[in-house]
Context: one part of a larger RNA
RNA sequence: CUGGGCGUAAAGCGCGCGUAGGUUGCGUCGCAAGUCAGGGGUGAAAUCCCAGAGCUUAACUCUGGAACUGCCUUUGAAACUGCGAUGCUGGAAUCUCAGAGGGGAUAGCGGAAUUCCAAAUGUAGGGGUGAAAUCCGUAGAUAUUUGGAGGAACACCGGGUGGCGAAGGCGGCUAUCUGGAUGAGUAUUGACACUGAGGCGCGAAAGCGUGGGGAUCAAACAGGAUUAGAUACCCUGGUAGUCCACGCUGUAAACGAUGAAUGCUAGUUGUUGGGACCUACGGUCUCAGUGACGUCGCUAACGCAUUAAGCAUUCCGCCUGGGGAGUACGGCCGCAAGGUUAAAACUC
Numbered sequence: 001c002u003g004g005g006c007g008u009a010a011a012g013c014g015c016g017c018g019u020a021g022g023u024u025g026c027g028u029c030g031c032a033a034g035u036c037a038g039g040g041g042u043g044a045a046a047u048c049c050c051a052g053a054g055c056u057u058a059a060c061u062c063u064g065g066a067a068c069u070g071c072c073u074u075u076g077a078a079a080c081u082g083c084g085a086u087g088c089u090g091g092a093a094u095c096u097c098a099g100a101g102g103g104g105a106u107a108g109c110g111g112a113a114u115u116c117c118a119a120a121u122g123u124a125g126g127g128g129u130g131a132a133a134u135c136c137g138u139a140g141a142u143a144u145u146u147g148g149a150g151g152a153a154c155a156c157c158g159g160g161u162g163g164c165g166a167a168g169g170c171g172g173c174u175a176u177c178u179g180g181a182u183g184a185g186u187a188u189u190g191a192c193a194c195u196g197a198g199g200c201g202c203g204a205a206a207g208c209g210u211g212g213g214g215a216u217c218a219a220a221c222a223g224g225a226u227u228a229g230a231u232a233c234c235c236u237g238g239u240a241g242u243c244c245a246c247g248c249u250g251u252a253a254a255c256g257a258u259g260a261a262u263g264c265u266a267g268u269u270g271u272u273g274g275g276a277c278c279u280a281c282g283g284u285c286u287c288a289g290u291g292a293c294g295u296c297g298c299u300a301a302c303g304c305a306u307u308a309a310g311c312a313u314u315c316c317g318c319c320u321g322g323g324g325a326g327u328a329c330g331g332c333c334g335c336a337a338g339g340u341u342a343a344a345a346c347u348c
């Protein structure tokens, strides 16, 4: 390479949009590039294979045949692929109506709590722990009450194996702007589709740059304990950071450790949002999601099982013993931190 694989053994890009490419529904007519059949030409000889022959045999040599699986040309066939034409409605998209939603962005508002400030009442403690101490407090703390400042986060909710989003993620209330999905319909277009190397965009937390902000919490740091030691776990403090705007970074156990799309293949039972019908406190059927269990089947087992890890098709990504190593070197990207692409020697 071929082959075999990718939930947990090595292996699904963190997620989307989309270029090239690959693949592509149901008919009719035509063409004949692929495809199939017949004919012709060529495919040197030797070699290989088969049948014989010649050296005493064999190797070797000679004769004949077959083969040379290919290429060119010509005549035809038209099922399949392809191409052209013309149709169809089931895929896809659009339209109308309807309801659901923490989907996104911006602005404003609200109450509880923490901290701080001022005032009042009040007096000796408070705080913290396994126990203590550092720490705060007679310059009046803690506690209670009133007023104020400021920042951050939104308790309770039948808040829920509930909802929305491509993923990251999204939760107080109101307004404005805005994306997507779903159901129903005798509407429209008529294959307009799927995937997607490169490319482009989005992308938790931490981190970086500039400027704000700074209540809480809290890397670093300081002190107190613990301990043989304690550069920790516990305690008292505490700076970056945590928050906002703009720009960068581009990584995570970015997980369902399960790529996307389409079709087919027993059921039972919850739940969310629609629809239809009926005998309507409810029942039956149905569409789209989201859970639990389970048959066939699959699996090394665990388990998966119409939300497949089953049966198939299409396209992409990735794997190929452990360590060395996701490292070195080089390239590209980045302000840096670093990211990405990615070996070998050696060794078991």
Stems, first nucleotide, its partner, number of pairs: 003320004007302002012316001014202004021195003025088007033081002035077008049065006091192001092189003095185004103178007110154001115149007125136002163170002207248006217241001221237004259315006267293012297304002321348003330341004